């Protein structure tokens, strides 16, 4: 100077808006309509939050299996998608160290 890896799913969660449901409020009916500057229930959700599964390694084991490791991780502008928004995606990207 340049180059390369640091697995996958699911789940919960922190956050996050507003299609659906609840709530509010106005109409004055039984459903419209406004409103996320409603705690919500649905939902959406982390590479740097959780927990499990597997998978990869690595010791034992006849053989089934058993025990271990799976490290670190600062970070934008701006775009993107569903109704719509984020710590989703783009991104372990740019930059930085």
């Nucleotide at each position: 100077u340049a180059a390369a890896a640091a697995g996958a799913c699911a789940u919960c969660u922190a956050g996050g808006g507003u299609u659906c449901c609840g709530g509010c409020u106005g109409c004055a009916u039984c459903g419209c309509a406004g409103u996320g500057a409603c705690u919500g229930g649905u939902c959406c959700g982390a590479g740097a939050g959780u927990u499990g599964u597997c998978a990869a390694c690595c010791u034992c084991u006849u053989a089934u299996g058993a025990g271990g490791u799976c490290a670190c991780a600062c970070g934008g502008c701006g775009g993107g998608a569903c109704a719509a928004a984020a710590g989703c995606c783009c991104g372990g990207g740019a930059g930085a160290a």
Annotation
A computed fold for a 97-nucleotide RNA from Vibrio palustris, annotated as Guanidine-I riboswitch aptamer. Taxonomically the source falls in Vibrio (Bacteria, Pseudomonadati, Gammaproteobacteria, Vibrionales). The same sequence occurs in records of 2 taxa. Its mean pLDDT, the model's own confidence on a scale to 100, is 80. Of the family's consensus pairs, 100% are formed in the model.